Molecule: transfer RNA
Organism: Candidatus Servula neotermitis
């Protein structure tokens, strides 16, 4: 220098163009003599950034940034 893959909640990851989700973690409550386990409810996201296509983009296209791998 070129190619491929990835970036989504605090962490690990889903999400085939139509309201962004799960598990764990966190908060409150129940329960217990108390703790853990358990049950119920809840908060938390500029979907890496910018532009484009579309009625509509986390999703498709282009550019950039960061990370991983490969080729030379």
């Nucleotide at each position: 220098g070129c190619c491929u893959c990835g970036a989504u909640a605090g962490c690990u990851c889903a999400g085939c163009g139509g309201u962004a989700g799960a598990g764990c973690a966190c908060u409150u409550c129940c329960a217990u003599g108390g703790u853990a386990a358990g049950g119920a409810a809840g908060g938390g996201g500029u979907c890496a950034a910018g532009a484009g296509u579309u009625c509509a983009a986390u999703c498709c296209u282009c550019u950039u940034u960061c990370g991983a791998g490969g080729c030379u």